[in-house]
Context: one part of a larger RNA
RNA sequence: GUCAACAACUCAUAGGAAAUGUCUUGGUUAAGAGAAACCAUCAGAGUUGUAAUGAAAGAGAGUCUUCAUAGGGAUAUUGUCCAUGCACAUUGAUCCUAACUUGGGUGAUCUAUCCAUGACCAGGACGAAGGUUAAGUGAAACUAAGUGGAGGUAUGAACCGAUUGAUGUUGAAAAAUCAGUGGAUGAGUUGUGGUUUGCGAUAAAAUGCCAAUCAAACCCAUAUCUACCUGGUUCUCCCCAAAAUGUGAUAAGGUACGAUAGUUUACUGGACAUCUAGGGGUAAAGCAUUAUGUUGGCAUGGGCCACAAGAAAGGUAUCAAAUCGAGGUAAACUUUGAAUACUAGAUAUGACCCUAAAAGGGUCAAGGUUGGCCAGUGAGAUAAUAAAUGAUAAGCUUCAUUGCGGAGAGGGAAACAACCCAGAUCAUCAACUAAGGCCCCUAAAUGACCACUAAGUGAUAAAGGAGGUAGGAGUGUAAAGACAUCCAAAAGGUUUGCCUAGAAGAAACCACUCUUCAAUGACUGCGUAAUUUCUCACUGAUCGAGUGCUCUUUCCCCGAAGAUUAACGGGGCUAAGCGAUCUGCCAAAGUUAUGGGAUGUAAAAAUGAAUCGGUGGGGGAGUGUUCCUCCUUAGAAAAAAUUACUCGCGCGAGCAGGGUUGGACAAAGAGGAAGCGAGAAUGUCAGC
Repeated sequence: GUCAACAACUCAUAGGAAAUGUCUUGGUUAAGAGAAACCAUCAGAGUUGUAAUGAAAGAGAGUCUUCAUAGGGAUAUUGUCCAUGCACAUUGAUCCUAACUUGGGUGAUCUAUCCAUGACCAGGACGAAGGUUAAGUGAAACUAAGUGGAGGUAUGAACCGAUUGAUGUUGAAAAAUCAGUGGAUGAGUUGUGGUUUGCGAUAAAAUGCCAAUCAAACCCAUAUCUACCUGGUUCUCCCCAAAAUGUGAUAAGGUACGAUAGUUUACUGGACAUCUAGGGGUAAAGCAUUAUGUUGGCAUGGGCCACAAGAAAGGUAUCAAAUCGAGGUAAACUUUGAAUACUAGAUAUGACCCUAAAAGGGUCAAGGUUGGCCAGUGAGAUAAUAAAUGAUAAGCUUCAUUGCGGAGAGGGAAACAACCCAGAUCAUCAACUAAGGCCCCUAAAUGACCACUAAGUGAUAAAGGAGGUAGGAGUGUAAAGACAUCCAAAAGGUUUGCCUAGAAGAAACCACUCUUCAAUGACUGCGUAAUUUCUCACUGAUCGAGUGCUCUUUCCCCGAAGAUUAACGGGGCUAAGCGAUCUGCCAAAGUUAUGGGAUGUAAAAAUGAAUCGGUGGGGGAGUGUUCCUCCUUAGAAAAAAUUACUCGCGCGAGCAGGGUUGGACAAAGAGGAAGCGAGAAUGUCAGC
């Protein structure tokens, strides 16, 4: 890993509500008796009900309070018993799983200290004290030589250790091997025997060690300890169907109540829509109030300056109340004020039955209110809308309303819980549609018609930029010849004045006139030291019909740099792109058609309309296994149970037959009782 077997809501007691049943001349027994045994049958003690009320005496369809029959309080009911399923309480209480606590014992053959008695430490090295000899001296000290053999001394085996690296890591080994390495006469190593222990021993002290176990050993008991935690929890079909919210709390992944689901009782009879009547102070708007910005005037009070003995009066490019004009802002501003929403009322309204019909009546449905019993939920997610927080960020966080997913399949969006369409009872190689599509992949018009786009835009993005392109509007100019090109002219007073080294249209400043002309600025731009030069305005000639400016709409271009070709799903497309119009078709588990099943309701049946997605969860109806009763049974060696294979029936769990195997049990019906159904628990055990 796989396969088979085993494996989890149980028993007792007590009260509760429910449905079924017994009796209701109210119901019912308990211990005990009975009996071979279990029953039957006795046993009426007790218990429940039949009357409530008061603290009580008590009185009693009444009673208590009270001076009071003044008022007020609770009360005038319908039962009981066994079994059954349900939830609760007490017990191990659905199953498995702790770390712990406490009590009593067992351990020092490992290891820690200590005690007793033994054993062991190659070789060479250094060379302390002391003593000897020499030298030395009055005698010494001192010095030299050799002697000597000290040492928690140095080197280095055995022995004891364990600083580094590699190997090993399901190892050769539950701590080793290899190569280096520390101590090696000492606080040394070691044999044997003994001492000290768990609320403790021992410890050159590391929470070390006390038998591979140590922040408190091991064994047994307490003990099925407890676990607001995790995991697991076994057959079928049918009906309904949630929550992830509020409040509280030593509360926050738990829980109580509320809200919400189911089931059951009683009542009501709609919902949606339309209309009417309400209250409101949001959006908007506004500035009369409150608060707060901007600007101009007027004005008064401060500041500053000057003057001054003081006062008055004066000046100011200073600050500024009140007031007037203009013009803003506000969740905690309002003289105004919607749409929705909410409340109430009216109108109208479904199916079936009774009826000849009408009127009328009855029943039911969706929804609502209500009493009883009784679950789950109390991490929520996203989309749109109104807001808050944030940065008008977040697949962010927090509220409100609604939808969807959660618990929802199907079609579309290439793929894509929450987007768009649409809610799956079953069957069908039938039809019609929705969203979305109709060149090929790929079901359906390479349809019609009018425009646009040239960018493969379509098929990602902004400010900003642009004689892209197609329209619309306005306003100039032009056959008395425009716009654009080319040719010519573009002058004189004058180098205006001022300034300057110079300043001549053209460094700067002021002014910007007059004349000649078809026209010509005291000059639009280059340029020169300053002139010169080139050019423009303006004019003529040429040409021969439009041309200039402004506003605006559609589509398009640039702006546009990333790691796969890689933001059309691909092919590919100039429509098979985009905007408007028209018709047809395709397309879903939607709707319809045909046929079958089920649910609840109307007494049943028939029939009608309605309903049948579903997690947590509730309710209902069935199926199988083992044992028992009716019954020590139909059947069975002329072959039972079981079994490969196979056929039929049932919505299904399953059931029946054939058949092979097998060799002794065992079916149907009506009931009863449970060690009653496995695919999951890092489940247990056996085999492979």
Large-subunit ribosomal RNA, domain II from Lathyrus oleraceus, 688 nucleotides, folded computationally. The full RNA is in RNAcentral, with records from Rfam.